[in-house]
RNA sequence: GGAGUCGGCCAGGCAAUCGCUCACUGCUUGCAGUGGGAGGAAAGUCCGGGCUCCGGCGGGAAGGAUGCCAGGUAACGCCUGGGGGGCGCGAGCCCACGGAAAGUGCCACAGAAAAUAUACCGCCACGGGCUUUUAGCUCGCGGUAAGGGUGAAAUGGUGCGGUAAGAGCGCACCGCGCGAGUGGCAACACGUCGCGGCAUGGUAAACCCCACCCGGAGCAAGACCAAAUAGGGGAGUGCUUCGGCAUCUUCGGAUGCCGGGGACCGUUGUCCGCGCGGACUCCCGGGUAGGUCGCUAGAGGCCGUUGGUGACGACGGUCCCAGAUGAAUGAUUGCCCACGACAGAACCCGGCUUACCGGCCGGCUCCUUCU
Numbered sequence: 001g002g003a004g005u006c007g008g009c010c011a012g013g014c015a016a017u018c019g020c021u022c023a024c025u026g027c028u029u030g031c032a033g034u035g036g037g038a039g040g041a042a043a044g045u046c047c048g049g050g051c052u053c054c055g056g057c058g059g060g061a062a063g064g065a066u067g068c069c070a071g072g073u074a075a076c077g078c079c080u081g082g083g084g085g086g087c088g089c090g091a092g093c094c095c096a097c098g099g100a101a102a103g104u105g106c107c108a109c110a111g112a113a114a115a116u117a118u119a120c121c122g123c124c125a126c127g128g129g130c131u132u133u134u135a136g137c138u139c140g141c142g143g144u145a146a147g148g149g150u151g152a153a154a155u156g157g158u159g160c161g162g163u164a165a166g167a168g169c170g171c172a173c174c175g176c177g178c179g180a181g182u183g184g185c186a187a188c189a190c191g192u193c194g195c196g197g198c199a200u201g202g203u204a205a206a207c208c209c210c211a212c213c214c215g216g217a218g219c220a221a222g223a224c225c226a227a228a229u230a231g232g233g234g235a236g237u238g239c240u241u242c243g244g245c246a247u248c249u250u251c252g253g254a255u256g257c258c259g260g261g262g263a264c265c266g267u268u269g270u271c272c273g274c275g276c277g278g279a280c281u282c283c284c285g286g287g288u289a290g291g292u293c294g295c296u297a298g299a300g301g302c303c304g305u306u307g308g309u310g311a312c313g314a315c316g317g318u319c320c321c322a323g324a325u326g327a328a329u330g331a332u333u334g335c336c337c338a339c340g341a342c343a344g345a346a347c348c349c350g351g352c353u354u355a356c357c358g359g360c361c362g363g364c365u366c367c368u369u370c371u
Stems, first nucleotide, its partner, number of pairs: 001367010012336007020037008039342001043353002046351005051218004063214002066211002068082005083097001084095004098209002103207002105203003120148002122144003126140006156174006175198001176196005181190003222293004232284006239262010265275003300319008337340001
């Protein structure tokens, strides 16, 4: 100098004017002053938790999610460190990474055969036939799985022995499985030892099995205040008629109290019966409109010390940093530059994923050159 890899940060800046919204203060009660006013993803709503209401003895089943080990955390499917496998010269990146010897299913095409294995070409022994003899050709019946061929995948690999030809059939080495030992908390590792000729192709983000975890709904959760109208419950008041009693009396009756019945509507007109309903006033309770709370001081930010490889934790100091509900966070102008991307809170927080103009900083790797 070039190429690459990992981590962190910024997200146009400044000024003026006019607005919007929240809090506090002041008063002349709708104005003024002061202060605050979107994001790294506010997004997708995919996980986990707080909070709220409902349900709940415990266990099982069903359903869902997760799946190497250890740790972190309020919790997680997240993060950190480690192990194993794959890719890369490397820094580094990727992996749902338990079980295929419980059972079931599936494996296109090609191929003899895709799984209780099997035999197309070939190789070999034996028997028969033919031809020119030791040889060749051909048929039959067997052996074999070395070699060829198919496929993404074909029942350990190499070599030697062995054999009619072959074959873990035997042996050596490699690989594999099991057991022990050593190291490690563990996953796991081992160029330590022993045993086993070797044993079952792949697929579980196929069913399934095993282990572990999970109650449901969500701020339109939920709590409080509470109008008009209609409806629910209760109390009181009124009209008419009959009877009784009391008082007054001009002896005709009037007034008051108590008790019984009736009315208005429907059932064809009427009567009985039945059903149903009603005036006015007050009270009670539930719900609706509307309003208030929930609502933002929190697993909070920043700085320092400290424990830890790290995720993260402990201690101390300091700061307050949107809270709306037709829903604010904007507009205009000027100057500058590298000319400005994706995108807008709605109960809150921790993650993951997705979108994103460009720029800055740091760690590390490889190549080339110079000293």